[in-house]
RNA sequence: GUGGUCUUUGAAGCAGCCGCCCCAUAAAGGGGAGGAAAGUCCGGACUCCACAGGGCAGGAAGCUGCCGAAAGGCAGGCAGGGGUAACCCUGCGGAAAGGGCCACAGAAAGGAGACUGCCUGUCCCGAUAAGCUGUAAGUAGGUGGAAACACCGAAGGGCUUAUCCGGACAGGUAAAGGUGAAAGGGUGGGGUAAGAGCCCACCAGUACCGUCGGUGACGGCGGUAGCUGGCAACCCCCUUCCGGAGCAAUCCCAAAUAGGUGGAGGUUAGAGGGUUGCCCGCCCGAAAGCCUGAAAAGGCUUACCUCCACGGGUAGGGAGCUGAGAUAAAUGGCUGCACAAACAGAAUCCGGCUUAUCAGAGGCCACUGGC
Numbered sequence: 001g002u003g004g005u006c007u008u009u010g011a012a013g014c015a016g017c018c019g020c021c022c023c024a025u026a027a028a029g030g031g032g033a034g035g036a037a038a039g040u041c042c043g044g045a046c047u048c049c050a051c052a053g054g055g056c057a058g059g060a061a062g063c064u065g066c067c068g069a070a071a072g073g074c075a076g077g078c079a080g081g082g083g084u085a086a087c088c089c090u091g092c093g094g095a096a097a098g099g100g101c102c103a104c105a106g107a108a109a110g111g112a113g114a115c116u117g118c119c120u121g122u123c124c125c126g127a128u129a130a131g132c133u134g135u136a137a138g139u140a141g142g143u144g145g146a147a148a149c150a151c152c153g154a155a156g157g158g159c160u161u162a163u164c165c166g167g168a169c170a171g172g173u174a175a176a177g178g179u180g181a182a183a184g185g186g187u188g189g190g191g192u193a194a195g196a197g198c199c200c201a202c203c204a205g206u207a208c209c210g211u212c213g214g215u216g217a218c219g220g221c222g223g224u225a226g227c228u229g230g231c232a233a234c235c236c237c238c239u240u241c242c243g244g245a246g247c248a249a250u251c252c253c254a255a256a257u258a259g260g261u262g263g264a265g266g267u268u269a270g271a272g273g274g275u276u277g278c279c280c281g282c283c284c285g286a287a288a289g290c291c292u293g294a295a296a297a298g299g300c301u302u303a304c305c306u307c308c309a310c311g312g313g314u315a316g317g318g319a320g321c322u323g324a325g326a327u328a329a330a331u332g333g334c335u336g337c338a339c340a341a342a343c344a345g346a347a348u349c350c351g352g353c354u355u356a357u358c359a360g361a362g363g364c365c366a367c368u369g370g371c
Stems, first nucleotide, its partner, number of pairs: 001367010013337006020032004034343001038354002041352005046246004058242005063076005077092006093237002098235002100231003115177002117173008126164008141152004185203006204228002206225008250319004260310008272284004287302006
């Protein structure tokens, strides 16, 4: 210098002028967007509703320590992965509580399995060897002899046994082959009919014990035990936690119209209303039943009309609401100082996470150049 990696800082400031919102006003004056205000992904405050207590069901979380109300953060442990490196990413209770699953391939996928192979037994066929056998045969054949004859003398058959090749059946086997992501730790030896942690040595892991280090997860060393597939994001087991809705929550004030409750007056001898401010005039205008009575008349019930009062709710206003704080919503512009730009604009508040984005600073790593 280039590339990378980790950590971290700021997001403008000052002056002048002109504006906007809120507070306070006699006046001066005071306050006014972000690191993410964003996504609305977590956790809480706050508010209303529900709620004896316990259990079932359902859901969330799950290595250790510290901080934190919680979410989450920081540091660490173990395992796996990426990068030459600095460094980064992912995962985390239990598989000897129990059940279930392990595609395809393969004989067999979990207290497994016999397809090939290996071993044992029985049987069959054949070969070889040995023995026995005779009605093969004392034959064929050979030797001697003139001859008679004498001597030597097979093979082939049958049976038995042994070995071997092949086959059938029954059993043993997990060493070898082959399949697979995975075949019940690995290597060697012993052992065995052949084999096998069946036994032994060493190695890897696991569990337990001891000891040392660490607050701890855990790690180092030594010993003991033949203890030795995976999946819990399949059910399940263990531990901890979990009622619902959300500021359009919720609370307060409160019109007109309509309706509710109560009261007063009235219903043709008519309350009340309309028509020009008033009067006249004109017009509109609300009833049925029962009882008493000879009748006139009176009373009761219900309904209707008008007025008054009360209460609920709506429109509307206020609180919730903030050292910016809302009314669809203010927080801006110009000039100068060599200079202001990216992502982006609060809506109840607070703590996180994630995403978007500009300009720097430092540590470390790799490569390269010069001294």

Bacterial RNase P class A from Persephonella sp., 371 nucleotides, folded computationally. Rfam family: Bacterial RNase P class A. The family's RNA type in Rfam is ribozyme. The coordinates come from a structure-prediction model, not an experiment, and the mean pLDDT is 77.